[in-house]
Molecule: transfer RNA
Organism: Planctomycetaceae bacterium
């Protein structure tokens, strides 16, 4: 420098060949059980889908450029 691959809740991840409302576990808050604590159930809150821009009616999904982690080549 040149190529790939990740980037989504605090953490670890699903989700997409564009479309019904953006999930789950796990922690966090409340709340049943219990003398109590744990276990378990039930319920709540949390997110500019890295950042700009393009392209559509519509983009977490497609196109670009930058950014930040890892791998590889030189």
């Nucleotide at each position: 420098g040149g190529g790939g691959u990740a980037g989504u809740a605090g953490c670890u991840c699903a989700g997409u060949u564009g479309g019904u409302u953006a999930g789950a576990g796990c922690a966090g808050g409340g709340g049943a059980c219990u003398c109590a604590u744990a276990a378990u159930c039930c319920c709540c809150g949390g997110g500019u889908c890295g950042u700009g821009g393009g392209u559509u009616c519509g983009a977490u999904u497609c196109c670009u450029a930058c950014c930040u982690g890892c791998c590889c080549c030189a």